[in-house]
Molecule: small-subunit ribosomal RNA
Organism: uncultured bacterium
RNA sequence: AGAGUUUGAUCCUGGCUCAGAUUGAACGCUGGCGGCAUGCCUUACACAUGCAAGUCGAACGGCAGCACGGGGGCAACCCUGGUGGCGAGUGGCGAACGGGUGAGUAAUGCAUCGGAACGUGCCCAGUAGUGGGGGAUAGCCCGGCGAAAGCCGGAUUAAUACCGCAUACGUACUGAGGUAGAAAGCGGGGGACCGAAAGGCCUCGCGCUAUUGGAGCGGCCGAUGUCGGAUUAGCUUGUUGGUGGGGUAACGGCCUACCAAGGCGACGAUCCGUAACUGGUCUGAGAGGACGACCAGUCACACUGGGACUGAGACACGGCCCAGACUCCUACGGGAGGCAGCAGUGGGGAAUUUUGGACAAUGGGCGAAAGCCUGAUCCAGCAAUGCCGCGUGUGUGAAGAAGGCCUUCGGGUUGUAAAGCACUUUUGUCCGGAAAGAAAUCCGCCUGGCUAAUACCCGGGCGGGAUGACGGUACCGGAAGAAUAAGCACCGGCUAACUACGUGCCAGCAGCCGCGGUAAUACGUAGGGUGCGAGCGUUAAUCGGAAUUACUGGGCGUAAAGCGUGCGCAGGCGGCUUUGUAAGACAGAUGUGAAAUCCCCGGGCUCAACCUGGGAACUGCAUUUGUGACUGCAAGGCUAGAGUGCGUCAGAGGGAGGUGGAAUUCCGCGUGUAGCAGUGAAAUGCGUAGAUAUCGAGAGGAACACCUGCGGCGAAGGCGGGUUGCUGGGCUGACACUGACGCUGAUGCGCGAAAGCUAGGGGAGCGAACGGGAUUAGAUACCCCGGUAGUCCUAGCCUUAAACGAUGAAUGCUUGGUGUCUGGGGUUUUAUAGUCCCCGGGUGCCGUCGCUAACGCUUUAAGCAUUCCGCCUGGGGAGUACGGUCGCAAGACUGAAACUCAAAGGAAUUGACGGGGACCCGCACAAGCGGUGGAGCAUGUGGUUUAAUUCGACGCAACGCGAAGAACCUUACCUGGGCUAGAAUGCCCGUGACCGCCCCAGAGAUGGGGUUUCUUGGGUAAAACCAAACACGGUGCAAGGUGCUGCAUGGCUGUCGUCAGCUCGUGUCGUGAGAUGUUGGGUUAAGUCCCGCAACGAGCGCAACCCUUAUCAAUAGUUGCCAGCGGUUCGGCCGGGCACUCUAUUGAGACUGCCGUUGACAAAACGGAGGAAGGUGGGGAUGACGUCAAGUCCUCAUGGCCCUUAUGGGUAGGGCUUCACACGUCAUACAAUGGUCGGUACAGAGGGUUGCCAAGCCGCGAGGUGGAGCCAAUCCCACAAAGCCGAUCGUAGUCCGGAUUGUUCUCUGCAACUCGAGAGCAUGAAGUCGGAAUCGCUAGUAAUCGCAGGUCAGCAUACUGCGGUGAAUACGUUCCCGGGUCUUGUACACACCGCCCGUCACACUAUGGGAGUGGGUUGCUCCAGAAGUAGGUAGCCUAACCGCAAGGAGGGCGCUUACCACGGAGUGAUUCAUGACUGGGGUGAAGUCGUAACAAGGUAUCC
Repeated sequence: AGAGUUUGAUCCUGGCUCAGAUUGAACGCUGGCGGCAUGCCUUACACAUGCAAGUCGAACGGCAGCACGGGGGCAACCCUGGUGGCGAGUGGCGAACGGGUGAGUAAUGCAUCGGAACGUGCCCAGUAGUGGGGGAUAGCCCGGCGAAAGCCGGAUUAAUACCGCAUACGUACUGAGGUAGAAAGCGGGGGACCGAAAGGCCUCGCGCUAUUGGAGCGGCCGAUGUCGGAUUAGCUUGUUGGUGGGGUAACGGCCUACCAAGGCGACGAUCCGUAACUGGUCUGAGAGGACGACCAGUCACACUGGGACUGAGACACGGCCCAGACUCCUACGGGAGGCAGCAGUGGGGAAUUUUGGACAAUGGGCGAAAGCCUGAUCCAGCAAUGCCGCGUGUGUGAAGAAGGCCUUCGGGUUGUAAAGCACUUUUGUCCGGAAAGAAAUCCGCCUGGCUAAUACCCGGGCGGGAUGACGGUACCGGAAGAAUAAGCACCGGCUAACUACGUGCCAGCAGCCGCGGUAAUACGUAGGGUGCGAGCGUUAAUCGGAAUUACUGGGCGUAAAGCGUGCGCAGGCGGCUUUGUAAGACAGAUGUGAAAUCCCCGGGCUCAACCUGGGAACUGCAUUUGUGACUGCAAGGCUAGAGUGCGUCAGAGGGAGGUGGAAUUCCGCGUGUAGCAGUGAAAUGCGUAGAUAUCGAGAGGAACACCUGCGGCGAAGGCGGGUUGCUGGGCUGACACUGACGCUGAUGCGCGAAAGCUAGGGGAGCGAACGGGAUUAGAUACCCCGGUAGUCCUAGCCUUAAACGAUGAAUGCUUGGUGUCUGGGGUUUUAUAGUCCCCGGGUGCCGUCGCUAACGCUUUAAGCAUUCCGCCUGGGGAGUACGGUCGCAAGACUGAAACUCAAAGGAAUUGACGGGGACCCGCACAAGCGGUGGAGCAUGUGGUUUAAUUCGACGCAACGCGAAGAACCUUACCUGGGCUAGAAUGCCCGUGACCGCCCCAGAGAUGGGGUUUCUUGGGUAAAACCAAACACGGUGCAAGGUGCUGCAUGGCUGUCGUCAGCUCGUGUCGUGAGAUGUUGGGUUAAGUCCCGCAACGAGCGCAACCCUUAUCAAUAGUUGCCAGCGGUUCGGCCGGGCACUCUAUUGAGACUGCCGUUGACAAAACGGAGGAAGGUGGGGAUGACGUCAAGUCCUCAUGGCCCUUAUGGGUAGGGCUUCACACGUCAUACAAUGGUCGGUACAGAGGGUUGCCAAGCCGCGAGGUGGAGCCAAUCCCACAAAGCCGAUCGUAGUCCGGAUUGUUCUCUGCAACUCGAGAGCAUGAAGUCGGAAUCGCUAGUAAUCGCAGGUCAGCAUACUGCGGUGAAUACGUUCCCGGGUCUUGUACACACCGCCCGUCACACUAUGGGAGUGGGUUGCUCCAGAAGUAGGUAGCCUAACCGCAAGGAGGGCGCUUACCACGGAGUGAUUCAUGACUGGGGUGAAGUCGUAACAAGGUAUCC
């Protein structure tokens, strides 16, 4: 620091997702040790049990229990407060701290900084005191009530309890004279003196009273900051202020009476929701964002609600009273309780520990102290919950072991890994040793202070002793021994890491994109690998990445986004200049910003985590000093902004009135006759009752042709005949004046097309709805005929538009060119005309810089800047729902959420496509010739049938195709009967010749039997022997498969298409995909060539080179030829010749080369000459990049899968030849351009030894016989046929046609039954030129005629070739089809056989409405009123004080008034849940109906 994901690809916009860090976590798998931390986030749910706040006898009366002492008693035992002490009680202090929790609280809180009108126990410092009395009361004792808790009565008693009196430095009050108000004692020690004693007395300490000050703590006030919602906009009556009074520690409506009518609020009051706040924590580069566990500060709460008492302090967690809910006890009368203290229990929950030890340390309470208490605290236990550290060994070790996995079978990998050998011992186990945390208090001695004092007490120093929960723990030493210790996730991309098997859109995975439909690196398993490691993953959550809310740091023409437009209050911003001021700003200083945390430098635990010392920092706030540039404020001045006055000018600017002609329609009259109108074509409609047409007359409404112009005016909407009043704005010119008066503008107020609404008019034309006619599968549409609202006017609403320049307003700045509208000036001129130039204001086009994702914008900015307003934050849901405001309504404005998707989108690119355009080509159409489609036959296919009818090929580009030839074989199919290392091949071993021939069984394969003969080479003297070939047997390696997958493949092929295209290098342009080149102007069969051009070149294609054919020449003449010569049996037969034909080799020739015209001085085209051939001469071979997952696993090859006594191999028979039917392709015909008969002529190219086969003979013929010749320019197949010459037939189902059938034969073959071909005779079907539709062909072509070959034993209407005869037509490119180039649109890219919309049906899902129903919260109006406090008090009671007394003062109880909690009633508001039924929405591999949109989407689309 980025990455993945929208597309065929690209750039952009934009969302989603990932990699990081983190957590009080949880879950899954796994788990050795230690240190340090942390541990109910959920029900502020309910709690059993124990503990968590006591202490003081040096305040008191005392003595229940214990111990000691004393006394009595023989003893049991009794007495004794005398001592240590001490239950209960009086009294003091504490209990308001510490500990817990976060419910409430949006400010009575908190944070920061300030302030004044306060309080303060204990503590510190100071001053002054501490005198003398009194009356009670608990305890104890007695009596009584009660189950208990507890209570009542009587008697008696103490105090540091209570109350007067005295005194009053200071204090308070004051009328300034005065007045008022305190106290308590206790303990230690002691010389003199007094006293009978107690004691007095002195002194010290502690305490007490009054008061002053302080410290710390607390109360109060102010400023600033402190979450979301405006679909909460108004709130408030003690409310805001004043005066008097009360109250408080203190200010204050804190309370009360009266007076005034204020106070708060868009800078967000009130209301609703949520929430303890902070230091900080997590994250982040930071700014920020999220959070507020642990630790620390503050607040609030203590079962729920209310209340006060006591006290220095509470409205009190372990206090009280009342009400309520709940739990417990009960003798039913009545009582008790509050774990959000520590443990612990139940419950809830994904989830959170022990009913532990100790006061040793730190701290707290009480005490003079010892000490006691302390679930604060310190420790231990549980938990991988987190952080940190350590370990699970180290070295060596190649036979690269075994095993596993993979394999191309060679090997690779696991892997130095293991084993083995040599070491080490952290941790763990065992044994032993063993800390620090603990020195104070205390005691002793010395010394200083106090003092009369060496007591006592206090301070300091030295010495001594006691005290450890953790814990025999940390740590140290020793022993044995590799011994006790590794997992988890991942391996398609992002993202480090790959293979095999299994599975087969199944099972499953998945954070996003997406994997899985038989070769899955994505599922599961294994091997291997990668990452981390006592952990690893997953889930949840926060920040980051996200500049994706943009302060730092975004945008708004088309991606989401400029309000339809103006005016304008508040607000924000604001020209030049002078002076002052100092609010902002800037600089310095001071205070504060708690500690901890973070950071830096050190220190301590072996390191680290952790702990700790110091520093820095805490970006803040406040106070103060200074500065005076800038902003603000105040005062003054200026004129450049703005405005006013004066004179012109242009204009569909607005509103009112009157007015004009053309046209449409209607009405009445005339003329006139059969149609008119309408359409793609029609029909409805109108018309013989007289239309349309036409003439003139009339009525009425609406709109204003030409002028008219990317011309004008207006803020926008919008405004158009002409004319007359009224009226707004703008521009310009020259001066004068005002003196910043300005810009923008939330809320607000106007205007605002069309449609629509209300009321009243009007209504010619047009025309929603509606009716009819067409079209159509349908046609609730498009087209036609009619036609109502409406369109028009008046008055009033509505307030929306693709209200668009999809571009808010204002101001300034920034190159130019060229139109146009409208002013002014100059020049020229006689001139108002014209020309040219200049200065303004509008409105267009082009375009530099710059900007932009691109398109584009460009002085009229989308450039460079400033100010202000509005708006946006993924798509859908949805501009919907609810609520509110407005409206008569329609509806408008404001405006969500649940849920769902991973995209939606902009611009541009390349293609493809278009019922878009332009150009061009092709037997594409047209012009022609001949066919197919009709018939029967042949053949192939589908279908059907079958035991099998083997398989493949399916638009063109399957269908006389694979198959260049199925009777057996072929053959792959079926049936039957048989084989299993197999029918063939290789290697190995053994044996031997094998083969053959014969017989039997059998359908055959096969089985059984018999028989005979026999090979070659080397080697040796000859053998032995060796080797080869062959056969058989054996065994193993190995076979075999026309089984599957052509969608795993190679190779080959078809097709677009012999179409002219397809690309590359470098350069250039573009952010890029890409473009350019290759486009353009011509031209060509051609991307062929020329010219031009940011291109220049090149490659594969085109062309040419190759073959063949047409001409000539040279060479060569046998098997070919024969002109001339000779011979001849008349046949090139012979001599001879090679001239010619021909053969087959080499050459020549044609290149737009030449001429003319056209063209651009080009390429080229046209015409001509010459030439055998002329513009590629004809034909062939040759097929670019690619497309169709085209075809072929059944030619062959091949991966994978499958079969192995069978899916292999062999055999006989059958089948591939079926037959109601459908289709394709041929052949033959329907006849006279013909059939038949007779005669007669002329080819080319082929084939031939398992062959072609002559002559001759036989047969009507197929054929037979025969055997010459020929391994072929020699011989044979082999007579070519149409043609030509004659004859006949005479338009008919025929002398056409030949199917079918019968019969007799021929040939091939082991064999023609299923199932061959041919011949003779006989038979003689359909068919008389073929509907819709459709095919081929442009010249030696079509048509027609025959010949040959391959396959092949035989079988050709097929196929491949060959020659003979030999046409017609092409105006032309509008249309059909296919193709090419350019261009245009696109929502297509699987590319139009595309994409895609809505209803309906089904399933699931969230949500709105809904008669209502059930809860929560809350406002208002009432009722009611516990405890308590305050006020009142006529009843009752009453120790201290006053009074001789009566009585009084004062107090208490009771009653009552006020306030008030719970509770009750009523009525509103708000929110949640639920509800028959209902509305739309979303989602869902293959449902229905249509075809709306995307191309001119077939009616342009959209608002």